Source information: A computed fold for a 73-nucleotide RNA from an uncultured Clostridia bacterium, annotated as transfer RNA. It matches the Rfam family "tRNA". Rfam classes the family as a transfer RNA. It was read from a public genome assembly.
RNA sequence: GCUUCUAUAGCUCAGUAGGUAGAGCGCAGCCAUGGUAAGGCUGAGGUCGCCGGUUCGAUUCCGGCUGGAAGCU
Numbered sequence: 001g002c003u004u005c006u007a008u009a010g011c012u013c014a015g016u017a018g019g020u021a022g023a024g025c026g027c028a029g030c031c032a033u034g035g036u037a038a039g040g041c042u043g044a045g046g047u048c049g050c051c052g053g054u055u056c057g058a059u060u061c062c063g064g065c066u067g068g069a070a071g072c073u
Base pairs, nucleotide, nucleotide: 001072002071003070004069005068006067007066010025011024012023013022019056027043028042029041030040031039049065050064051063052062053061
């Protein structure tokens, strides 16, 4: 230098042939127990990496940039 993959909640990851997003763990509260752990319920937490384009509408499609991973030279 070239090619491919990847970026979504604090962490690990789903997701949608385009219609404003979920799980597990973690965190907070409550229930329950004589108390603790385990367990149950509820909740908070995300401008879906950044900038543009297409579209009535983009996390999803297209282009560029940045970070990460792998391969080739």